[in-house]
RNA sequence: UGGGAUGUGGCGCAGUCGGUAGCGCGCCGGUCUGGGGGAUUGGAGGUCGCCGGUUCGAACCCGGCAAUCCCAA
Numbered sequence: 001u002g003g004g005a006u007g008u009g010g011c012g013c014a015g016u017c018g019g020u021a022g023c024g025c026g027c028c029g030g031u032c033u034g035g036g037g038g039a040u041u042g043g044a045g046g047u048c049g050c051c052g053g054u055u056c057g058a059a060c061c062c063g064g065c066a067a068u069c070c071c072a073a
Base pairs, nucleotide, nucleotide: 001072002071003070004069005068006067010025011024012023013022019056027043028042029041030040031039032038049065050064051063052062053061
């Protein structure tokens, strides 16, 4: 220098064909238990790497940039 892949709550991941984001673990509260552990129930927490574009509407489509990993030179 060229090509490819990845990025979504604290962590690990899903999100199909564009319709305002979900699962597991974890965290907080209630209940059961003498307590711990465990079970059960409810809740908080992300506007999706950054910037722009298309669209009535973008995690998703398009362009640029940066980061990490892989391949080639």
This is a predicted structure of a 73-nucleotide RNA (transfer RNA) from Micromonospora echinospora. The sequence is in RNAcentral, with records from ENA. It matches the Rfam family "tRNA". It is annotated as a transfer RNA.